[in-house]
RNA sequence: GCCCGCGUAGGUUAGUCCGGACAGACUAUCGGGCUUCGGACCCGAAGACCCCGGUUCGAAUCCGGGCGCGGGCG
Numbered sequence: 001g002c003c004c005g006c007g008u009a010g011g012u013u014a015g016u017c018c019g020g021a022c023a024g025a026c027u028a029u030c031g032g033g034c035u036u037c038g039g040a041c042c043c044g045a046a047g048a049c050c051c052c053g054g055u056u057c058g059a060a061u062c063c064g065g066g067c068g069c070g071g072g073c074g
Stems, first nucleotide, its partner, number of pairs: 001073007010027004020057001029045005050066005
């Protein structure tokens, strides 16, 4: 330099192919219940689509570029 894959809550990840309203879950955190206290358990809360542009009535999803990580070739 070229090619391929990936990037979503603090962490792990579903959804992406085949576009559709408030982006789902587990864990961690916080609040409450329970308990003598704590843990476990139960209820609740907050928390995310890497960035820019394009297409579209509508983009996490499609297209282009960039950035980062991993792999392959030279």